[in-house]
Molecule: transfer RNA
Organism: uncultured Verrucomicrobiota bacterium
């Protein structure tokens, strides 16, 4: 340099006939206990990588760029 995959909550990741964004783990608070552990309950206002475009409406479609990773050279 060329081609492909990916970038969504603290972490691991879901989320496509475009229609007000979710799970698990972790964290915080509470119940239980003499006290812990375990268990149970409650708790998320995330510029969905950045900037444009299309559209009534974009995480989702189109373009450019940035970052990570694989293959080729």
């Nucleotide at each position: 340099g060329g081609c492909g995959a990916g970038g969504u909550a603290g972490c691991u990741c879901a989320g496509u006939u475009g229609g007000u964004a979710g799970a698990g783990c972790g964290g915080a608070g509470g119940a239980c206990u003499g006290a812990a552990a375990a268990u149970c309950c409650u708790u998320g206002u995330g510029u969905c990588g950045u900037g444009g475009g299309u559209c009534c409406g974009a995480u989702u479609c189109c373009c450019a760029c940035c970052c990570u990773u694989g293959c080729c050279a």